Description
Predicted 3D model of a 74-nucleotide RNA (transfer RNA) from a Thermoproteota archaeon. Its Rfam family is "tRNA". Rfam links the family to the GO term triplet codon-amino acid adaptor activity.

[in-house]
């Protein structure tokens, strides 16, 4: 220097192909339950969907830069 793959709550991750209220587990806080604690039940809290722009009535999704990581080729 060419290529190509990923970025999503603290951690992990589905959703993206085929645009329409963002899910899960995990840990976190609470209530029940126990002498207490752990398990387990039942509640909550937490997301700039890496960032900017762009099409659109509507973008995590599609389009274009950028920025990080990560593989291949040279």
């Nucleotide at each position: 220097g060419g290529g190509g793959a990923c970025g999503u709550g603290g951690u992990c991750u589905a959703g993206c192909u085929u645009g329409g209220c963002g899910g899960g587990a995990u840990g976190c806080c609470g209530g029940c339950c126990u002498u207490g604690g752990g398990a387990g039940c039942c509640g909550g809290a937490g997301g700039u969907c890496a960032g900017g722009g762009g099409u659109u009535c509507a973008a995590a999704u599609c389009c274009c830069c950028u920025c990080g990581u990560c593989c291949c080729c040279a």